The part of an RNA shown here (small-subunit ribosomal RNA, 5' domain) has 467 nucleotides and comes from an uncultured bacterium.

Context: one part of a larger RNA
RNA sequence: GCGAACGCUGGCGGCAGGCCUAACACAUGCAAGUCGAGCGCCCCGCAAGGGGAGCGGCGGACGGGUGAGUAACACGUGGGAACGUGCCCUUCGGUUCGGGAUAACUCAGGGAAACUUGAGCUAACACCGGAUACGCCCCUCGGGGGAAAGGUUACGCCGAAGGAGCGGCCCGCGUCGGAUUAGCUAGUUGGUGAGGUAAAGGCUCACCAAGGCUACGAUCCGUAGCUGGUCUGAGAGGAUGAUCAGCCACACUGGGACUGAGACACGGCCCAGACUCCUACGGGAGGCAGCAGUGGGGAAUCUUGCGCAAUGGGCGAAAGCCUGACGCAGCCAUGCCGCGUGAAUGAUGAAGGUCUUAGGAUUGUAAAAUUCUUUCAGCGGGGACGAUAAUGACGGUACCCGCAGAAGAAGCCCCGGCUAACUUCGUGCCAGCAGCCGCGGUAAUACGAAGGGGGCUAGCGUUGCUC
Repeated sequence: GCGAACGCUGGCGGCAGGCCUAACACAUGCAAGUCGAGCGCCCCGCAAGGGGAGCGGCGGACGGGUGAGUAACACGUGGGAACGUGCCCUUCGGUUCGGGAUAACUCAGGGAAACUUGAGCUAACACCGGAUACGCCCCUCGGGGGAAAGGUUACGCCGAAGGAGCGGCCCGCGUCGGAUUAGCUAGUUGGUGAGGUAAAGGCUCACCAAGGCUACGAUCCGUAGCUGGUCUGAGAGGAUGAUCAGCCACACUGGGACUGAGACACGGCCCAGACUCCUACGGGAGGCAGCAGUGGGGAAUCUUGCGCAAUGGGCGAAAGCCUGACGCAGCCAUGCCGCGUGAAUGAUGAAGGUCUUAGGAUUGUAAAAUUCUUUCAGCGGGGACGAUAAUGACGGUACCCGCAGAAGAAGCCCCGGCUAACUUCGUGCCAGCAGCCGCGGUAAUACGAAGGGGGCUAGCGUUGCUC
């Protein structure tokens, strides 16, 4: 010094922190939707309008969690060239003519369910074709290819160039232990050509060559997310990587692709596996390392709370909707900080306790008593900032005023030396203490109790870990 735990004790407040173990398994609820100003339809309604599923668009690649894996261009730092980029900004140009479907819906079926089949109808900013091409792409330089979506407006759509921000890739250097691991390597190392990608590249493939790494530690084994930082230290250094921030990796285990500007996708899909659940036994459903919460493990770590008022995010023209991000509240002395548990006066130095040489000493101005104050807590009244006009979960909170009354509020460890603080009794190598040295066998300042004392104080000790 600590994300601590344990024992005893515990008044208040502010701020922060709170599964370090089983990346163990999870009941329940919530955590990602939104748009009717893209489209057709259904329901309610007299209408205005409202509601619903579906097609379609954008978002679900962010935000949130975790640290399993990873010794690696993963991270840190400094460079690089062969790239991508939805939304946003700037500039230039365009926004034309047609077509066929399909869900919803209706009808008929299958199934216990999950769900699903066939026929028929229909719309679009869904899909397809033609035209046009400033610029764009390909090219043998002759030429060839390729776009759009509407809408009353607002708002959109298409092509191209640039920007911003973000991302992919490559390289130098740095980054734990073991040599009781000394050799490792066949797509291996390089070349040519091709494929593939947004993009360089053995990334992949065919052929050719035989290379490449290594005691400056390859390979193998173990351990580990990395960093800004944090703790310690005069520093050098050592240790560490909770909270906050950046990057990475993962999402029951393993594999795979689809969609998309972006994923190989935590709350999407498919396959396999283990596990759990439903079943009419034919077949289906699920994935809290999101927020709460449960069991289990453990020395040990919280509420199945309130609110979108603020900040931020998604969608929307907007109103607005969604948001366990977030803002707050709850629990816990877990930590840091602040405050209180009273103040002054008060000597026959009361009583009681303890010791005693029995005179006294000490507890001790301590108490009582007298005078006074009222922080905090309590009760009553007022009552915010945070919110620009409106909108406040927090919250009748903070804060302010008033009232009553010393009233409701002190413990823990230690007293042989180290180390600050000593006596009596009990015990008798017993019971016990102990960090080290060591105490205890009949006068123990070392065990147990008491009186007294020392230290810290809403804490005090102990244990563990680190410097």